């Protein structure tokens, strides 16, 4: 340098082939019942404009391009 593949909350992951409207689970993190007390268990709440930018489109996490960063393969 060329190729490929991955980047979605604090961690992890569906959703991406096939665009369709409020991006969903789960551990955790906060309050609250519960309980002498903790620890389990039940509820509730916040937290991600989807690596970052521009393009398509009525409509992008999803398609297309540039760049990041990680990684594996080629030379």
């Nucleotide at each position: 340098g060329g190729g490929c593949g991955u980047g979605u909350a604090g961690c992890c992951u569906a959703g991406u082939c096939u665009g369709g409207a409020u991006a969903g689970g789960g551990c955790g993190a906060u309050a609250g019942c519960c309980u002498c007390c903790u620890a389990a268990g039940c509820u509730a709440u916040a937290g991600a404009u989807c690596a970052g930018g521009g393009g398509u489109u009525c409509g992008a996490a999803u398609c297309c391009c540039c760049u990041c960063a990680c990684g594996c393969c080629c030379g």

The RNA shown here (transfer RNA) has 75 nucleotides and comes from a Thermoplasmatota archaeon.
The coordinates come from a structure-prediction model, not an experiment, and the mean pLDDT is 82.